Background: RNAcentral holds the full RNA, with entries from ENA. Large-subunit ribosomal RNA, domain VI from a Phycisphaerae bacterium, 264 nucleotides, folded computationally.
Context: one part of a larger RNA
């Protein structure tokens, strides 16, 4: 920009894309068939396997922003009780999130139109023949059935709502201000992300930080008290402290600004 008023919100699907797997047991049946050895078609049922598409409840992994424990130093004058550095110093552990090795799901099943093939009827060619006229049956493939994208589909679709005032100049046509429904910068964010978009919110507010309260987690804090020669144990103490998580609370920051119709 167009889609012949401007928004919004919700959709038809032309057309394109993906996907479609395979294997094993049981039962039919030790039947059929076969002298025996062997051993089905066929229908019905259960389970892997790979791919593939979600998600984090459970299994675990990660978790240099959370807990503890410990070496070696320097520092907070000493003690105690902390902090830096040494790969996160090294250990054990673990929220969210992210993930597989976990956990759910899917290729189902109907339909149309066919190949090969198998017929029905039928003549040429009194016979016979699926074929020459006619009719069927028939495959993971083909067309559709499922999934995804999709109206620049310029052939630019539908439906619903929502806004369509008002004042100047002008004879008219037209111009011009203000500015509706909305939407945009801009600001607080993340269930989104490379950028952008996208979705949650801008005091008529829980959007993000803080605080408050819970869960998680770690494992029982500092001070003291008893006790022991000590290292150290016990009580006060399931203590203390907790990051991204779940609810609350305006306490701090969502300040300020712009575009946007008048109808071929």
């Nucleotide at each position: 920009c167009g889609u012949a008023c401007g928004a919004g919100u919700c959709u038809u699907g032309a057309g394109g894309g993906g996907g479609u797997a395979u294997c094993u047991c049981c039962a039919u049946a030790g039947u059929a068939c076969g002298a025996g050895a062997g051993g089905a078609u066929u229908u019905g049922g259960a389970g892997g396997u790979a791919c593939u598409g979600g998600c984090c409840u459970c299994u675990g992994g990660u978790g240099u922003u959370c807990c503890a424990g410990u070496u070696g130093u320097c520092c907070c004058g000493c003690u105690c009780g902390g902090g830096g550095c040494a790969u996160u110093g090294c250990u054990g552990g673990g929220u969210a999130g992210c993930u597989a090795a976990g956990c759910c799901g899917g290729g189902a099943a109907a339909g149309g139109a066919u190949a090969a093939u198998c017929g029905c009827u039928g003549a040429a060619a009194g016979c016979a023949u699926c074929u020459a006229a006619g009719c069927g049956a028939g495959a993971a493939g083909c067309c559709g059935u499922c999934c995804c994208c999709a109206a620049g589909a310029u052939g630019a679709g539908g439906a619903c709502u929502c806004g369509g005032u008002u004042c100047c100049c002008g004879a008219a046509a037209g111009g011009g201000a203000a500015g509706a429904a909305g939407a945009c910068c801009c600001c607080u964010g993340g269930u989104a992300g490379a950028c952008u978009a996208c979705c949650a919110g801008g005091u008529c507010g829980a959007u993000a930080g803080g605080c408050c309260g819970g869960a998680u987690g770690u494992g029982u804090a500092a001070g003291g008290g008893u006790u022991g020669a000590g290292a150290g144990a016990c009580c006060c103490u399931c203590a203390g402290c907790u990051a991204a998580c779940c609810g609350g609370u305006a306490c701090u920051a969502a300040c300020g600004g712009u575009c946007g119709a008048g109808g071929g």

Rfam family: Bacterial large subunit ribosomal RNA.
Taxonomically the source falls in Phycisphaerae (Bacteria, Pseudomonadati, Planctomycetota).
Model confidence (mean pLDDT): 87 of 100.